[in-house]
Molecule: small-subunit ribosomal RNA
Organism: uncultured bacterium
RNA sequence: UGAACGCUAGCGGCAGGCUUAACACAUGCAAGUCGAGGGGCAGCGAGUUAGUUUAGCAAUAAAUUAAUGUCGGCGACCGGCGCAAGGGUGCGUAACGCGUGAGAAACAUACCUAUUACAGGAGGAUAAACCUUGGAAACGGGGCCUAAUACUCCAUAGUAUUAUUAUCAGGCAUCUGAUAAUAAUUAAAGCGACUUAGUGGUAAUAGAUUGUCUCGCGUGACAUUAGUUAGAUGGUAAGGUAACGGCUUACCAUGACUACGAUGUCUAGGGGUUCUGAGAGGAAGGUCCCCCACACUGGUACUGAGACACGGACCAGACUCCUACGGGAGGCAGCAGUGAGGAAUAUUGGACAAUGGAUGGAAAUCUGAUCCAGCCAUGCCGCGUGCAGGAUAACAGCCCUAUGGGUUUUAAACUGCUUUUGUAUGGGAGCAAUAAGCUCUACGUGUAGAGUGAUGAGAGUACCAUACGAAUCAGCAUCGGCUAACUCCGUGCCAGCAGCCGCGGUAAUACGGAGGAUGCAAGCGUUAUCCGGAUUUAUUGGGUUUAAAGGGUGCGUAGGCGGCUUUGUAAGUCAGUGGUGAAAUUUUGAAUGCUUAACAUUUACCGUGCCAUUGAAACUGCGAGGCUAGAAUUUGCAUGCUGUUAGCGGAAUGUGUAGUGUAGCGGUGAAAUGCAUAGAUAUUACACAGAACACCAAAUUGCGAAGGCAGCUAACAAAAGCAUUAAUUGACGCUGAUGCACGAAAGUGUGGGUAUCAAACAGGAUUAGAUACCCUUGGUAGUCCACACAGUAAACGAUGAUAACUAUCUGUUGGCGAUAUAUAGUCAGUGGACAAGCGAAAGCGAUAAGUUAUCCACCUGGGGAGUACGACCGUAAGGUUGAAACUCAAAGGAAUUGACGGGGGCCCGCACAAGCGGAGGAACAUGUGGUUUAAUUCGAUGAUACGCGAGGAACCUUACCCGGGCUCGAACGGUAUGUGAACGCGGCAGAGAUGCCAAGGUCUUUCGGGACACAUAUCGAGGUGCUGCAUGGUUGUCGUCAGCUCGUGCCGUGAGGUGUCGGCUUAAGUGCCAUAACGAGCGCAACCCCUGUUGUUAGUUACCAUCAAGUAAAGUUGGGGACUCUAACAAGACUGCCACCGUAAGGUGUGAGGAAGGUGGGGAUGACGUCAAAUCAGCACGGCCCUUACGUCCGGGGCGACACACGUGUUACAAUGGCAGGUACAGAUUGAAGCGAAAUAGUGAUAUUAAGCCAAUCAUAUAAAACCUGUCUCAGUUCGGAUUGAAGUCUGCAACUCGACUUCAUGAAGUUGGAUUCGCUAGUAAUCGCGCAUCAGCCAUGGCGCGGUGAAUACGUUCCCGGGCCUUGUACACACCGCCCGUCAAGCCAUGGGAGCUGGGGGUGCCUGAAGUUCGUGACCGUAAGGAGCGA
Repeated sequence: UGAACGCUAGCGGCAGGCUUAACACAUGCAAGUCGAGGGGCAGCGAGUUAGUUUAGCAAUAAAUUAAUGUCGGCGACCGGCGCAAGGGUGCGUAACGCGUGAGAAACAUACCUAUUACAGGAGGAUAAACCUUGGAAACGGGGCCUAAUACUCCAUAGUAUUAUUAUCAGGCAUCUGAUAAUAAUUAAAGCGACUUAGUGGUAAUAGAUUGUCUCGCGUGACAUUAGUUAGAUGGUAAGGUAACGGCUUACCAUGACUACGAUGUCUAGGGGUUCUGAGAGGAAGGUCCCCCACACUGGUACUGAGACACGGACCAGACUCCUACGGGAGGCAGCAGUGAGGAAUAUUGGACAAUGGAUGGAAAUCUGAUCCAGCCAUGCCGCGUGCAGGAUAACAGCCCUAUGGGUUUUAAACUGCUUUUGUAUGGGAGCAAUAAGCUCUACGUGUAGAGUGAUGAGAGUACCAUACGAAUCAGCAUCGGCUAACUCCGUGCCAGCAGCCGCGGUAAUACGGAGGAUGCAAGCGUUAUCCGGAUUUAUUGGGUUUAAAGGGUGCGUAGGCGGCUUUGUAAGUCAGUGGUGAAAUUUUGAAUGCUUAACAUUUACCGUGCCAUUGAAACUGCGAGGCUAGAAUUUGCAUGCUGUUAGCGGAAUGUGUAGUGUAGCGGUGAAAUGCAUAGAUAUUACACAGAACACCAAAUUGCGAAGGCAGCUAACAAAAGCAUUAAUUGACGCUGAUGCACGAAAGUGUGGGUAUCAAACAGGAUUAGAUACCCUUGGUAGUCCACACAGUAAACGAUGAUAACUAUCUGUUGGCGAUAUAUAGUCAGUGGACAAGCGAAAGCGAUAAGUUAUCCACCUGGGGAGUACGACCGUAAGGUUGAAACUCAAAGGAAUUGACGGGGGCCCGCACAAGCGGAGGAACAUGUGGUUUAAUUCGAUGAUACGCGAGGAACCUUACCCGGGCUCGAACGGUAUGUGAACGCGGCAGAGAUGCCAAGGUCUUUCGGGACACAUAUCGAGGUGCUGCAUGGUUGUCGUCAGCUCGUGCCGUGAGGUGUCGGCUUAAGUGCCAUAACGAGCGCAACCCCUGUUGUUAGUUACCAUCAAGUAAAGUUGGGGACUCUAACAAGACUGCCACCGUAAGGUGUGAGGAAGGUGGGGAUGACGUCAAAUCAGCACGGCCCUUACGUCCGGGGCGACACACGUGUUACAAUGGCAGGUACAGAUUGAAGCGAAAUAGUGAUAUUAAGCCAAUCAUAUAAAACCUGUCUCAGUUCGGAUUGAAGUCUGCAACUCGACUUCAUGAAGUUGGAUUCGCUAGUAAUCGCGCAUCAGCCAUGGCGCGGUGAAUACGUUCCCGGGCCUUGUACACACCGCCCGUCAAGCCAUGGGAGCUGGGGGUGCCUGAAGUUCGUGACCGUAAGGAGCGA
């Protein structure tokens, strides 16, 4: 907001109510009235006359029949007025349609008002009615009769009309008005109780009202509509009209409109006003008022004052209906109502009581206009659903940090009060003013005034009174931010929400529900639409270097703008006044009436506009005159790769000829195609051809409008610049739509030319492919010239032209500066750096992107698309102009921090390289995957999982599987009650757990009880169940890499930067120097531990030089404190010294000294952070889940399976070796349920006995490789030891699944390992053995330590990998494992093509041509008027 939809709904007032199908309409009503115009009389009432019947004695009364227009009145008919208003709708119309302001000297106007005059006479018809007749009907036909305020004729008349003439006045060009004269023409109607009324008629003038016409200005879109027009533009004449006019016709002329948008197409009734907005504007035009247009569609006229007529006529058409099939009827865009369409819009109501209208003299009649009522929360406004008190803040609900608290909540219950509303009863309006009639008053005698006097649809409504009783009355939406309002549960990217951002993948304030809260409230939300915010079309009030946007450049037309000065004018401009700007509306004016408000009434103001008039003269314009500063010209000087034409030159290239000369040349990353013994390439000489012009103080140079221009010379042509103020003109200027010209390269046409180069094409490579990049002494167009097209480029300074102004510094070109590039300066160019200023920033900065002025061009989110269609240009290619549907929520600019780069620079690391030894092949061990299984428990999975958690699975562990049991439970805490000491030998059953039987035992006490155990009930349990993506803690990795930050200051609009960058240096952000930074923190380093040297102190269990004792031997003993060692404290190393280099820091040196030299070696120590890295199964913990089981106990099994694949290891393949014998030398550990000497037995593993040791004392404990001697002699072996058989030992309740060890026997693969790959830079690699943890034992070849022997190599940083710093590019930010492009299946959206089929609209041509109008005629009809008919 004229709304619709969803949920909900108590009342009233005032408004509003088909926005769609101007689609079709059943039924009823919406325009009649007048008897005071007329003839009449069907129906009704009254009367009169005559008759009949009944009652009555009769008069008479009643009923009835017939006649009678006599009266009231009146159907139909003639006639008058009305029907052109009121009411509806918005199809058409871009128009004088509307609005506004003028004009008509070019007009009409019934009814109304005023004034003047008049109304004499005559005539013939006709309807109705009557008779007759056709038709189904609608509707007619014929005959006879008759009236009028119907019609006709004659007379009379004027200020009427026409024609002519004269005078006067006025104006606006044609002209107009007044007066006078002459001639011609045209009028009438009556009615009325019969009257002194009154009312009507005719002619004329004036007024009022209403209408008609003309003009200025304003009033949509599209230029992908640029030309339109033949009655077209004008004139003369005539016709026509109320009137002007090409309105129509004839003739004449050729005009008219148009870029200030004609013509065409599309859309649309216009305005007052309404909504919005600060305004300027934008949008709308429903209700109310004004204007217009229309009335089923199209056309036409008639009547009339007025119509080309909504409820009239004719014709054509479509549709519907009736029909006897021959013909007829109709038009709701009037009020109701129906169908249809649609998201959607009401009653087939009442009344003329009021207001208004028609007719009438009036009463009155008619009036779906109007006034009322009904329906609808459609809107606006108002009222109510109660008010006060009432807590230990009760119960239920919901939430939480849960023995409790919060919230709902003074809310309720309960107590008191009120009664708007409601129900019942009773009363009850205003709207009514008057008409006829009557009375009175006044006078001008039919008018006015006063009084009286019928009439109410709404309605027994509004309103008032009384009674009753809180009684009858609350919803909707929302609660993530915008945006007021929060929690729980459910769900688990599902279901769903959503205006935008977005929410939902197991802790959702965003979904659904609940509790609570918030907002509004008889409504609340949603949808649609308009304006605002949006300065996002910018007049107010924007932009164009890079975001969209400067035309490729110039010349120049129209247009726009324009120097100084004098004067005039008054168009613009400014001021005053007058008219208009309807009413309603608006007002942050004032009042009044409905209880208030909405609403209504009165009044005031406004109304930016238009018209007219009076004045002013600064500015703009216009007219006239003057000036020289702009512009242009003359004279002089010098400049230039400026253009056109012609000539000349050398080098290079190619080709030809001839010579020398011999095997390759050429080309590439590497090759090949190609050329070459028929002599190439190379080289020498000569000749020819065409094209291009090396080097140059060639330059940030110069010239040109731009494109562009470069060897030398000449001719021709043109241009800018400077100088003299010497001269001339005197604003002649600037810009520039359309237009014209120029315009790189490629391209096109014709004709030449063709050396080089080279699209297409061919060949060779590369590649998965390679229609490419690379190569070919392959190659055509083309490249060159002439002429003609084409007209585009990142045609760029991505920056239009002109003019003026605004600090400096520094180059350079040309001129002036007498002379010379001496030089200050200056003019014109061309560069760099910057002030102010501008800018989003980057940047620009006198050559502006600064400050101003003028003009042109262009832009308005991305894509679609510079595409389609149309038009123009072009031979073509194509160019210019240039959309939409649809789709997205972004696209884009500049800068910042990171990350990344097969970008750059510097540097480091066993990163590569140089070496040594391995892995990958074999067998075995072990872990993993996979498979299998009842189970093979779980976790770890690139580097950073895989001899990892596990530093030790036969049971246990154990979490898994099968089976058997328990349910306060295997363990623990608390409460209550009861029982009993607790405990439990032994026996039985059982796989065991466990169950049953049962000997025994009889605690303590303050006598209440307590400890312990059991039973019952109960509160806690328990879970290796899930989530490491809810977490703590811990850990891995980048990485022991050198980085990561902060405070203050400074810079920047900001993100951010600076510091932390630069130079040098370092292992190091280590330091030094420099520096808008100065300092600081976490990291680095140092401090700590071990080790290497020395000293001091100390001296047992260690040591033993000297002295002594002693043994088979031995520090064995006395003793010693020297040595080794032990373990505490010190010293030492700091580039300190020297030389050289360097400012310094520091570097270099086979320097000195020193045990050690530049961090001596090793360890511990891991910044900010990254990987949602790992772990809920070490532990802890939120949430979820299980509770006679997902808890727990027991037995057995499994974690040990085995086609296979991978990782990590061990042992080997052998002679640098194996075997046998002999002989040496460690360190660090560990030991009481232990280490175990020694002896004995056994081949041995071991066993038995057993000393010592709680450890510098004893034991583990023989170290091994090494060395010496012997043997083996290159073989699947005296290598290798797997596998298997047999026999044993040990641990342990128990070695079957599933232990280790010993002996004998057996003796597999394997002869050094593909691609690839790992570790290591010195006491390191390699190699050799020893010890420890766990542990009954051990699957240990693993892990952690210890010592012995003991190398090789590093030129170096190009490359691979990883990392650090600086810089650069970026369309990446989940950050290159990024981003992103194109095709495609299926589905969907929009739009095309399509054999055709079908509908609507339009243009043009031709044919036929209705009604109607006009003209002509009219022998027929008519007295006439006129008409039929016929023709055009």